[in-house]
RNA sequence: GGGCUCAUGGCCCAAUGGGAGGGUAUCGCCCUGGCGUGGCGAAGGUCCGGGUUCAACUCCCGGUGAGUCCA
Numbered sequence: 001g002g003g004c005u006c007a008u009g010g011c012c013c014a015a016u017g018g019g020a021g022g023g024u025a026u027c028g029c030c031c032u033g034g035c036g037u038g039g040c041g042a043a044g045g046u047c048c049g050g051g052u053u054c055a056a057c058u059c060c061c062g063g064u065g066a067g068u069c070c071a
Stems, first nucleotide, its partner, number of pairs: 001070007010024004018054001026042005047063005
């Protein structure tokens, strides 16, 4: 320098163009004599900038960063 893959809450991952969800962690409540386990609930997110579209995590372009391969 080039090819490919990836970027989603604190962490790990989903999401056929049409309600952004799960696990774990955090907080609150219930349960217990207490702790833990368990149950219920809450807060918290789409890397950045444009474009297409009635509508974009998703499609297109550019950038940034990471991984991998080639040179």
Predicted 3D model of a 71-nucleotide RNA (transfer RNA) from an Isosphaeraceae bacterium.
The coordinates come from a structure-prediction model, not an experiment, and the mean pLDDT is 83.
Its Rfam family is "tRNA". The family's RNA type in Rfam is transfer RNA.